[in-house]
RNA sequence: CGAGAUUUCCAGAUGGUCGCGGCUCCUCAAGGGGAGCCGAGGAAAGUCCGAACUCCAGAGGGUAGGGCGCUGGGUAACGCCCAGCGGGAGCGAUCCCAGGGACAGUGCCACAGAGAAUAGACCGCCCUCGGAACUCGUUCCGAGGGUAAGGGUGAAACGGUGAGGUAAGAGCUCACCAGCGCCGGAGGUGACUCCGGCGGCUCGGUAAACCCCGCCUGGAGCAAGACCAAAUAGGAGGGAAGAGGUGACCCGCCUCGUUAUGACCCUCGGGUAGGUCGCAUGAGGGGCGCGGUAACGCGCCUCCCAGAGAAAUGACCAUCACGGCGGGGUUCUUCGGAACUCGGCCGGACAGAAAUCGGCUUAUGGGAAUCUCGUCCG
Numbered sequence: 001c002g003a004g005a006u007u008u009c010c011a012g013a014u015g016g017u018c019g020c021g022g023c024u025c026c027u028c029a030a031g032g033g034g035a036g037c038c039g040a041g042g043a044a045a046g047u048c049c050g051a052a053c054u055c056c057a058g059a060g061g062g063u064a065g066g067g068c069g070c071u072g073g074g075u076a077a078c079g080c081c082c083a084g085c086g087g088g089a090g091c092g093a094u095c096c097c098a099g100g101g102a103c104a105g106u107g108c109c110a111c112a113g114a115g116a117a118u119a120g121a122c123c124g125c126c127c128u129c130g131g132a133a134c135u136c137g138u139u140c141c142g143a144g145g146g147u148a149a150g151g152g153u154g155a156a157a158c159g160g161u162g163a164g165g166u167a168a169g170a171g172c173u174c175a176c177c178a179g180c181g182c183c184g185g186a187g188g189u190g191a192c193u194c195c196g197g198c199g200g201c202u203c204g205g206u207a208a209a210c211c212c213c214g215c216c217u218g219g220a221g222c223a224a225g226a227c228c229a230a231a232u233a234g235g236a237g238g239g240a241a242g243a244g245g246u247g248a249c250c251c252g253c254c255u256c257g258u259u260a261u262g263a264c265c266c267u268c269g270g271g272u273a274g275g276u277c278g279c280a281u282g283a284g285g286g287g288c289g290c291g292g293u294a295a296c297g298c299g300c301c302u303c304c305c306a307g308a309g310a311a312a313u314g315a316c317c318a319u320c321a322c323g324g325c326g327g328g329g330u331u332c333u334u335c336g337g338a339a340c341u342c343g344g345c346c347g348g349a350c351a352g353a354a355a356u357c358g359g360c361u362u363a364u365g366g367g368a369a370u371c372u373c374g375u376c377c378g
Stems, first nucleotide, its partner, number of pairs: 001374010012320007020039008041350001045361002048359004053221004065217005070084005085099001086097004100212002105210002107206003122151002124147011159177006178202001180199008225277004235268005245261005284303008322347004327342006
């Protein structure tokens, strides 16, 4: 210098002029004005997990359904994080894994291929029989049988190498190796690793297929929900002096009387509009110290940091800082350029809280540190 890997940080600063939202205070000629303080993010996003909180349901246990699945830790909790183990990818730094069980059972294994699971004769190899040819012990053709050593197909073909053996072959036999199972020893909290012995000789893959095993698991969500509470209409209870309306009792009919009802007044209760709370002092932010490899925990100090409601947080100017691209000057030069400096022109992304936390994922501009590989120079 180039190509990468991991971790981490920032999301411009200051001043000025306008403008917007909230709270507190002051003031007024009261539907106004002023002062002070505060006013988005690392993802506020997707709403994918986990919680807290609220209401509903619920004796207990089991089943169904759903989720998770190596080990040890962390956490309020998690499908998250940390440290390891095993497997895989990469020269490497590092990264990835839905990582329990395939001797409980069932299913499936595309294409190609003869054959895909108690397998399989397509080519080849070997034997026998028949026929043909001739250089007379070989070749060719056909039929039957043997053979999984060689070829070929495939992601995968039922251990590998060598020797014996055989007509040719084959764990058929033997030695070594690999794998599996059992036993023993050593290390580790553990996943697991290492070593030794024995055994029969080999028993494919797939569980984000059914399934089996272990653990976890009620539902809905802040438009949850709680409180206050108009107007109008309707409901319940009570009052009603006097007069009066209507109905009933009585009655041939009327009046009187009794009673009911509504209008009227009072009280109560439910819901609606509306308002308040939930709603920001919290699993909170920052600093220091201690424990721990780490995630994280503990202690002390310090800070208060948007809150709304159809919804504010912006614009411009100046200076400085940062990044990029040209230009001028000085110095050095291996003549490619480098360093310093002056001034100019551009540029600053993704994106906007609405009840709250912890994660994950996705979008996005720039910087730093450490490490790896390659090339060149000393």